[in-house]
This record gives sequence, structure tokens and C1' cells, in this order.
RNA sequence: GCGCCGUUAGCUCAGCUGGAUAGAGCGUGUGGCUACGGACCACAAGGUCAGGGGUUCAAAUCCUCUACGGCGCG
Repeated sequence: GCGCCGUUAGCUCAGCUGGAUAGAGCGUGUGGCUACGGACCACAAGGUCAGGGGUUCAAAUCCUCUACGGCGCG
């Protein structure tokens, strides 16, 4: 330098063929339970969907450029 893959909550990750209010587990907070704690149960908070631009009535999803990371080739 070229090619491919990845980037979604604090962490690990789903998200199909463009349309649901953007989700799960863990973690965190509050409450319940308990003599107390853990476990368990309930609820809640937490998101520029890596960033810019484009296409579209509509983009996490398609196109493009950039950044970062991984793998391969030279």
C1' cells in the first nucleotide's frame, strides 16, 4: 500500500429482507424478602447505534469518506 471483518448501554453481545417505542445478559440504583448479608423477586436509570456526508416517505441496517481495532496479502 491492497483486500476482508468488526465498532450498538459501564462490560459481553443480539438486532433477519430498510419500517415495532432500539434490545438481552451481567453490572448499577431503589424497593421486597432476610436477624444481617448473599441468593432470589420486582421496578428503574443508563444509547450522538464510532464520526461526517449521501440515497429514501423512512437508515443501527443501503452507498461513500474518515477514525480506531483485528486478520490476510505484498